Record summary: The prediction has a mean pLDDT of 84. A computed fold for a 111-nucleotide RNA from Halobacillus fulvus, annotated as SAM riboswitch aptamer (S box leader).
[in-house]
RNA sequence: UUCUUAUCGAGAGAAGCCGAGGGACUGGCCCUGUGACGCUUCAGCAACCACUGGUCGAUACCAGAAAGGUGCUAAAUCCAGCAAGUUGGUAUUCAACUUGGAAGAUGAGAA
Numbered sequence: 001u002u003c004u005u006a007u008c009g010a011g012a013g014a015a016g017c018c019g020a021g022g023g024a025c026u027g028g029c030c031c032u033g034u035g036a037c038g039c040u041u042c043a044g045c046a047a048c049c050a051c052u053g054g055u056c057g058a059u060a061c062c063a064g065a066a067a068g069g070u071g072c073u074a075a076a077u078c079c080a081g082c083a084a085g086u087u088g089g090u091a092u093u094c095a096a097c098u099u100g101g102a103a104g105a106u107g108a109g110a111a
Stems, first nucleotide, its partner, number of pairs: 001111008013042005021031003025081004043073003048069002051064005077103001082100007
């Protein structure tokens, strides 16, 4: 980097350094010199892997713990993007909603 698979409306921030952008992309809307983003330290959240126990032939499921490997700690993945449907509307344009998808993020496995 690519593929497979699971999850994504819950939860959890302080200090120091730096100094202008950041929220993936596009549009919107936000955050930001009352110092964002990033980096470091400490703290925390969660429970994917690993661990322990139970059911068990196994897969798998349930429960537990948080010392290990990741992850995360503004806003639902901040909202939408493509398609179908429902409702409103004179209306193929439009608005609201629902479902599915795409894209993205993270874990685990594989190449």
Lineage of the source: Bacteria > Bacillati > Bacillota > Bacillaceae > Halobacillus. The sequence was found by an Rfam model in a public genome assembly.